[in-house]
Context: one part of a larger RNA
């Protein structure tokens, strides 16, 4: 790709342009870390007076509301396979050369001050993004002092040890660095030191494609001394020495490629491949750079520079779908701009809860597999009609029909889930700890919470009715007659078939495979 196609479940779906993207979503939360506004409610004053309604202010209340300061969290999740032949990646060591928020142990500690700033209000620039100047304010922002068991760190001594640098503890001097409080009675949080978990960094052995019609590469180059760097070693970087370093056991160079768990294929040895699912890396319009940070040199940050595309008032601005859906495009070719946070897992949070296109799930494709259906049982006058005959018959073929029956699926009506069990939430009980009481905490128990979905599943009725094709039949290769053609028209994987009786071509009959599939083609064993 052709021809056909009736259901379900479990899966899988841009291999090409890492090709450009409209549009909506994909990272927020926290008011129990500030304060200011606002809304809403209550309760007090005042004034107007229409006598219980309107302005104004004051106190307080909040499961309110969005912006600001602060936290923490955007490194996780998720996508790609462009680079990469590398300690990249798998394996098996090493770190006496190394870092980890949040999480759990443990031991000490939090004492007393300060100045600012956005937010807000005034003035002001700009078309816009977006700012400037001023004045005021608060914190668990920031900043000094104090303290310092431990901690780094300089000198110096002692003890034990060990594979090389060394490595551990003890002791003394000197120096240097901490902090926050929020509720309101109960706890969450802050600092500092030590383990620990967990995650990560670096070194090493050994493996890891094809080309020698690539044979010689290399000046930070190889190694030293010394500095800087960095969590940490180390030319990693600099500054002086000194010539080494690597390579036929393939350096250098070219092409090609993400590696592995695995998967396909085979009796296995091995070949082939790296879709889906896990583990590692790399990349996030192209190129660099650093910022904050416990972690990044960060797809949904910030800067500079190219290219593209948009806005522009022409002075300047904006954007990055290799996120989930969707668009062009480009291909022989690959889906809904769908639901739901019920589950699971996250991030915040004391918690309710909020957020989550990870995730569950519907949707669309016969794209894979796997079942199940398209009826069964009887039924010869072996009917009629095809076809074939040697004209006797023979084949279709129990095959229809015609009887009796089921009722899977279908249709139509009725009930109708499991996934849920936490959590808060109202009761009861219990009891470390407290002077008690609440509380936290444990335990029952009760209502509560489903996107999928009125699905699955049952059950009733209803009727054989709504469901069978596609190939091939000359040998490999299971399956043959008849016509028509006449080396024409055609087939064909290979051998080869056709020139007048073709089982090989076209139709028919008939038989063989396989079946919601089948054949064809491309690709691997």
């Nucleotide at each position: 790709c052709g021809c056909u196609g009736g259901c379900g479940g479990c899966g899988u779906g841009c291999g090409u342009a890492a090709c450009a993207c409209a549009u909506g979503c994909a990272a927020g939360u926290c008011g129990a870390a500030c304060g200011a506004a606002g809304c809403a409610g209550a309760a007090g004053g005042a004034u107007g007076c229409u006598u219980g309604c309107a302005u104004c202010u004051u106190u307080u209340u909040g499961a309110c509301u969005g912006a600001g300061u602060g936290g923490c969290g955007g490194a996780c999740g998720g996508g790609u396979g462009a680079g990469u032949a590398a300690c990249g990646u798998g394996u098996g060591g090493a770190g006496a050369a190394c870092c980890u928020a949040c999480c759990u142990u443990a031991c000490a500690c939090a004492g007393g001050g300060g100045g600012a700033u956005a937010a807000c209000g005034g003035c002001u620039g700009g078309a816009a993004a977006c700012g400037g100047c001023u004045g005021c304010u608060a914190a668990u922002a920031c900043c000094g002092c104090a303290u310092a068991a431990g901690c780094a760190u300089a000198c110096a001594g002692c003890u034990u040890c060990g594979c090389a640098u060394g490595a551990a503890g003890c002791c003394g001097u000197g120096u240097g660095a901490a902090a926050a409080g929020a509720a309101g009675u109960a706890u969450c949080g802050g600092u500092g030191u030590a383990a620990g978990a967990u995650g990560g960094c670096u070194c090493c052995g050994c493996a890891u494609c094809u080309g020698a019609u690539u044979a010689g590469c290399u000046a930070g180059u190889u190694g030293g001394u010394g500095a800087g760097g960095u969590a940490a070693u180390g030319g990693c970087u600099c500054a002086c020495c000194a010539a080494g370093g690597c390579a036929a056991c393939g350096a250098u160079c070219a092409g090609u490629a993400g590696c592995c768990g695995g998967c396909c294929u085979g009796a296995g040895a091995g070949g082939g491949c790296g879709a889906c699912c896990g583990g590692c890396c790399a990349c996030a319009u192209u190129g660099g750079g650093a910022c904050u940070g416990a972690g990044a040199c960060a797809c949904g940050g910030c800067c500079c520079a190219g290219a593209c595309u948009c806005c522009u008032a022409c002075g300047g601005g904006a954007g990055g779908c290799a996120g989930c859906a969707g668009u062009a495009g480009g291909g022989a070719a690959u889906c809904u701009u769908c639901g739901g946070c019920a589950a699971u897992g996250g991030g915040c949070g004391a918690a309710a809860g909020c957020c989550u296109g990870a995730c569950c799930g519907a949707g669309c494709a016969a794209c894979g597999c796997c079942g199940c259906g398209u009826g069964a049982a009887u039924g010869a006058a072996g009917a009629a009609g095809g076809c074939c005959u040697u004209c006797g018959g023979g084949u279709u073929g129990u095959a229809a029909a015609a009887u009796u029956c089921u009722g899977u699926u279908a249709u139509a009506a009725g009930g109708g889930a499991a996934g849920a069990a936490a959590g808060g939430u109202g009761a009861u009980a219990g009891g470390a700890g407290g002077a008690a009481a609440u509380g936290a905490c444990u335990a029952u128990c009760a209502a509560u919470u489903g996107a999928c979905g009125g699905u699955a599943c049952c059950u009733u009725a209803u009727g054989a009715g709504a469901a069978a094709g596609c190939c091939a039949c000359g040998g490999c290769u299971a399956a043959c007659u008849a016509c028509g053609u006449g080396c024409c028209a055609g087939c064909a994987g290979c051998c080869g078939c056709g020139g007048u009786a073709a089982u090989a071509c076209g139709u028919a009959g008939g038989u063989g495979g396989c079946a919601a599939g089948c054949g064809u083609u491309a690709u691997c064993c």